[in-house]
RNA sequence: GGACAGCACUCUGGAGAGCCGACGAAGCGCCAGCAGAGCGCCGAUCGUCGCACCGACGGGGCAAUCUUCUGGCCGCUGUGCUGGCAGAAAUCUCUCAGGUGAAAGGACAGAGGGAGCCGG
Numbered sequence: 001g002g003a004c005a006g007c008a009c010u011c012u013g014g015a016g017a018g019c020c021g022a023c024g025a026a027g028c029g030c031c032a033g034c035a036g037a038g039c040g041c042c043g044a045u046c047g048u049c050g051c052a053c054c055g056a057c058g059g060g061g062c063a064a065u066c067u068u069c070u071g072g073c074c075g076c077u078g079u080g081c082u083g084g085c086a087g088a089a090a091u092c093u094c095u096c097a098g099g100u101g102a103a104a105g106g107a108c109a110g111a112g113g114g115a116g117c118c119g120g
Base pairs, nucleotide, nucleotide: 001118002117007114009112010111011110012109013108018051020050021049022048023047024046025045027041028040029039030038052100053099054098058096059094060093061092065088066087067086069084070083071082072081073080074078
């Protein structure tokens, strides 16, 4: 100097779906007050179980289309037509994982300076 299709980092933006239910613990209040038991509250403190939901970490699946290979066809030999196996995608789909107050996370988008790569 090129390349900006990609890679990681930083910043910004970034959706959806129960503040669900039960039980237990912690905590708070009452009583007691040496200890302790009991009652009530609390799900925006934690754990377990259950049901209902979401799709944009991740992951699985798929083809009318395309491609390799292969068989056949030709008044056309072609970037041809036709059949077969295989392969390939997503913001599609599944809902395993994950998620369903805030926070965090978050596909994707924009910006920044970089590493690597190529050349001198």
Background:
Predicted 3D model of a 120-nucleotide RNA (Glycine riboswitch aptamer) from an Anaerolineae bacterium. The coordinates come from a structure-prediction model, not an experiment, and the mean pLDDT is 76. It was read from a public genome assembly, where an Rfam model found it.